[in-house]
Molecule: transfer RNA
Organism: Elusimicrobiota bacterium
RNA sequence: GCGGGCGUCGUACAGUGGUAGUACGCUACCUUGCCAAGGUAGAGAUGGGAGUUCGAUUCUCCUCGCCCGCUCCA
Numbered sequence: 001g002c003g004g005g006c007g008u009c010g011u012a013c014a015g016u017g018g019u020a021g022u023a024c025g026c027u028a029c030c031u032u033g034c035c036a037a038g039g040u041a042g043a044g045a046u047g048g049g050a051g052u053u054c055g056a057u058u059c060u061c062c063u064c065g066c067c068c069g070c071u072c073c074a
Base pairs, nucleotide, nucleotide: 001070002069003068004067005066006065007064010024011023012022013021018054026042027041028040029039030038047063048062049061050060051059
C1' cells in the first nucleotide's frame, strides 16, 4: 500500500429502515435479627462526520480504532 471482518449501557451479547433489548453489574426500596439469596422499581449505550429517506443502529460515502490475510521496501 491492497482486501476482508468487527465497533451497541460498566462487561458479555442480541437486534436490523418505524418506541434499542437480554444477562450480569450499579442505585433505591421490600424481605431478613444481620449477611447471603430472593422480589419490585430505576439510571445508563448504537466510535465520529456527511448523505439518502417522512423516518437510519440498520442503506451509501468519508474518517478513527481493533483484528486477520496479502504485497512491497528496509